[in-house]
RNA sequence: AAAAUAGUUUUCUAGGGUUCCACAGUUUGUAACUGGAUAGGUCCAAGAGAAAACACACAGUUCUCUGUGUACACGGAAGGAUAAAAGCCUGGGAGAU
Numbered sequence: 001a002a003a004a005u006a007g008u009u010u011u012c013u014a015g016g017g018u019u020c021c022a023c024a025g026u027u028u029g030u031a032a033c034u035g036g037a038u039a040g041g042u043c044c045a046a047g048a049g050a051a052a053a054c055a056c057a058c059a060g061u062u063c064u065c066u067g068u069g070u071a072c073a074c075g076g077a078a079g080g081a082u083a084a085a086a087g088c089c090u091g092g093g094a095g096a097u
Stems, first nucleotide, its partner, number of pairs: 007054006015044002020041002022038001023035005055070006072092001074095001078090003
């Protein structure tokens, strides 16, 4: 110095907190307040986690289908969003090899 759409979406998981619910506590009224130092439901969620669909490339087939491939991936600090936090976003960034 150089190549790869280092592709998109959906459903999840590790993980994350506390809007709502539940739970616990207080006041004693069936409601308000406090608590995430609450193993939960909702919720947020991975470039470097999973699965699927689509997309792309090549080959075959011949008209829309089939097959193959889509590799690899150490990484802060800081800032930002949302109720809040995070393997979320900045970001396959800075840096390192």